[in-house]
This is a predicted structure of a 329-nucleotide part of an RNA (large-subunit ribosomal RNA, domain IV) from Candidatus Saganbacteria bacterium CG08_land_8_20_14_0_20_45_16. Its mean pLDDT, the model's own confidence on a scale to 100, is 86. It matches the Rfam family "Bacterial large subunit ribosomal RNA".
Context: one part of a larger RNA
RNA sequence: CUCUCUCUAAGGAACUAGGCAAAUUGGUUCCGUAACUUCGGGAGAAGGAACGCCCUGACGCAAGUCAGGGUCGCAGAUACUAGCUCCAUGCAACUGUUUAACAAAAACACAGCUCUCUGCUAACCCGUAAGGGGAUGUAUAGGGGGCGAUGCCUGCCCAGUGCUGGAACGUUAAGGAGUGGCCUGAGAUUAUAUCAGGGGCCUAACCGAAGCGCCAGUGAACGGCGGCCGUAACUAUAACGGUCCUAAGGUAGCGAAAUUCCUUGUCGGGUAAGUUCCGACCCGCACGAAAGGUAGAAUGACAUGGAGACUGUCUCGGAGAGAGACUCG
Numbered sequence: 001c002u003c004u005c006u007c008u009a010a011g012g013a014a015c016u017a018g019g020c021a022a023a024u025u026g027g028u029u030c031c032g033u034a035a036c037u038u039c040g041g042g043a044g045a046a047g048g049a050a051c052g053c054c055c056u057g058a059c060g061c062a063a064g065u066c067a068g069g070g071u072c073g074c075a076g077a078u079a080c081u082a083g084c085u086c087c088a089u090g091c092a093a094c095u096g097u098u099u100a101a102c103a104a105a106a107a108c109a110c111a112g113c114u115c116u117c118u119g120c121u122a123a124c125c126c127g128u129a130a131g132g133g134g135a136u137g138u139a140u141a142g143g144g145g146g147c148g149a150u151g152c153c154u155g156c157c158c159a160g161u162g163c164u165g166g167a168a169c170g171u172u173a174a175g176g177a178g179u180g181g182c183c184u185g186a187g188a189u190u191a192u193a194u195c196a197g198g199g200g201c202c203u204a205a206c207c208g209a210a211g212c213g214c215c216a217g218u219g220a221a222c223g224g225c226g227g228c229c230g231u232a233a234c235u236a237u238a239a240c241g242g243u244c245c246u247a248a249g250g251u252a253g254c255g256a257a258a259u260u261c262c263u264u265g266u267c268g269g270g271u272a273a274g275u276u277c278c279g280a281c282c283c284g285c286a287c288g289a290a291a292g293g294u295a296g297a298a299u300g301a302c303a304u305g306g307a308g309a310c311u312g313u314c315u316c317g318g319a320g321a322g323a324g325a326c327u328c329g
Stems, first nucleotide, its partner, number of pairs: 001324008010315002014313001019310001027051005036041001038149001052071008072076001084308007091300002096108002112147007124133003150295004155225003160222002162218005169213003175207002180202005187195002226244005253287001254284001265281005
C1' cells in the first nucleotide's frame, strides 16, 4: 500500500450525478394514530410508555392477569435475531412475467371493455394426404385484432385505402361461335386457268365468371382532424365580420408535460442561494379521446424533488484487528 472488519473529538450530507455505501430503526404489551379513500384500507401510519430478578396479595381449574413492596448491574426486547420514517409528483390499477450470463422496468401479462369471424364436417391451426387439434366443446362457445382494474367519458371526417353489401350497366380469360382470307387439291372441267367435297393455317361479329370499374354502408377499420385579412369609446385583445381551401378542419379534458425547439418561458412556493422539483399561466416548434383522454384509493427492489432521524459520505484525517503484498530465512 490492497482487502475484510472495529472505533473515532467537534460538526452532521458541507460528500456526490445521486445519502452510493455505512449508520439509524428493529421484539412484546399498552396508549395513540392524519390527509385521502373504491369505506376494504391508509396503519406497524406518525408519535409515546413499560420491560430483569425476588417477596406478598386478589382473581382464576389452569395458563395467566392485576395490585403493592423490595433488590442488582454501565446497560433488563441486555447476546444472536430483529421495519428507518414522513411529504409531494410522474408512470403502471393491483399479485404476477421478462432479456439463463451487462436491462426487472414505465416493457409483457392481467381481470375488464370493445370490434370482427364462426351454425358445426364451425371458423382457425398443423399436415402432401390420411388424419389430428379446436372439442368428446356448440354463439353465456371457440378463433383473431385492439385497449387494459375502477369512476367520468370516448367528439368531427366515409374524399383516399381496407372491409361488408349490391348487382342494372361497362370492361373481360379459357372456352364456345364461326365471318373473311390464304394454302392444298388424286374429283370436275373448255385440259389451261378455275372450281366442288375434303384437309390445313390465320382471323371478325357475337356469347362467356370472378375481379375491377360503378352504387351504398362502415372509425373501439388503416387513417385524417386548415390558412389569410379586418374589427370594441386609452392601450391591448378580439365575442364579431370577410375571404380561400377541405372529406372534415381537434370537441371534452389535459397542457413548458416520460411530449416545449426558442427555454434556465413567465409568475408563485420551497432554499441564504434551486437549469432539478411542486402549483399555476397557455404563445400545444410538434397533447388529445380504446396506437384511448382524464381522475384516482391501494400496490411498486420503478423514476423525480423535499424533510426528519442517523451516521467517517465529507471537513480530514486518525487508531486498532485479521488476511495479503514486501524483506529475511